[in-house]
The RNA shown here (transfer RNA) has 73 nucleotides and comes from a Bacillota bacterium. It was read from a public genome assembly. The prediction has a mean pLDDT of 83. It matches the Rfam family "tRNA". Gene Ontology term of the family: triplet codon-amino acid adaptor activity. It is annotated as a transfer RNA.
Parts: sequence; C1' cells; structure tokens
RNA sequence: GGGCUUGUAGCUCAGCUGGGAGAGCGCUGCACUCGCAUUGCAGAGGCCGAGGGUUCGAGUCCCUUCAAGUCCA
Repeated sequence: GGGCUUGUAGCUCAGCUGGGAGAGCGCUGCACUCGCAUUGCAGAGGCCGAGGGUUCGAGUCCCUUCAAGUCCA
C1' cells in the first nucleotide's frame, strides 16, 4: 500500500425482508432478612464509530472517512 471482517447501553453481544432500539451481566431504588448474600419487583443508562446520500421512513442500502482485528505484498 491492497483485500476481508468488526464498530449498537459501563462490559459482552443480539437486532431476520428498511418501519417497536433490545438481552445478559453490572448500576440505582424498593420488598424479603437481625444483618449480608441470594431471590423477586421497578428504574436509570444509547447521537447505533464520524460525515454525507437514497427513501415517506435507515442500526439495516450506497459513498467518503476514523479505529481495531486478520490475510497478502
């Protein structure tokens, strides 16, 4: 330098054929307990890496770009 893959909540990751942004763990509160842990219930937490385009509508399609991983040279 070129090819491919990945980027979504604090962490690990789903998200199908373009239309609801989600799960587990963690965090906060409440219940339970003499207390802690466990358990149950509720809640907070997201510019979907960044910018642009197509579309009535984009995490999803297209272009540019950044970062990480991997292969080739």